This record gives sequence, structure tokens and C1' cells, in this order.
RNA sequence: CCCGAUAAGGGCAAACCCGUCGUGAGGCGGGGGCGCAAAGCCGCGGGUCAGGUCUCGGGCCUGACAGCCGGGCUGCCGAAG
Repeated sequence: CCCGAUAAGGGCAAACCCGUCGUGAGGCGGGGGCGCAAAGCCGCGGGUCAGGUCUCGGGCCUGACAGCCGGGCUGCCGAAG
């Protein structure tokens, strides 16, 4: 360094519920805990979703999702191999 254990100490938090913000996708806070070794960060490519628009099997614009797949940056612990 690869790798990732029924290891240790910790961390995050899906669905769902409540509050709140947003036209919406969805965000944030609380409860909750399905899962996660990058489920830390970045919308760069693809994808999906929402809103707007047009000459409407589609195009364009704006936005959302990092727990969809890639990519970039950073990072705790240390058995076996």
C1' cells in the first nucleotide's frame, strides 16, 4: 500500500412519525434504525426526479438526489492474507 475481521473505541443513519422551509423534487431539526469502512466532502460524466419553457415519442433552461453508477479530494482503526 492492497485488504477489511462476529476485533476495540467511536461515527453516520433508510423506511416511517412529528415540526419547519420550499410550487416541487427535496432540505433542515427531533424521534427512529434498515443498513454503511468512506453512508466524510465535491453535481465533474452518466442516471433518476422536480419546476419552467418550446417548434412536444423529444429539445432547452433552472433546480434536487453524494444511501443509483462512475470520477476527484480527504480520512479513524489494524487481525488474517
Background
c-di-GMP-I-GGC riboswitch aptamer from a Candidatus Rokuibacteriota bacterium, 81 nucleotides, folded computationally. The prediction has a mean pLDDT of 89. The organism belongs to Candidatus Rokuibacteriota, within Bacteria. Rfam family: c-di-GMP-I-GGC riboswitch aptamer. Rfam links the family to the GO term cyclic-di-GMP binding. Of the family's consensus pairs, 91% are formed in the model. It was read from a public genome assembly, where an Rfam model found it.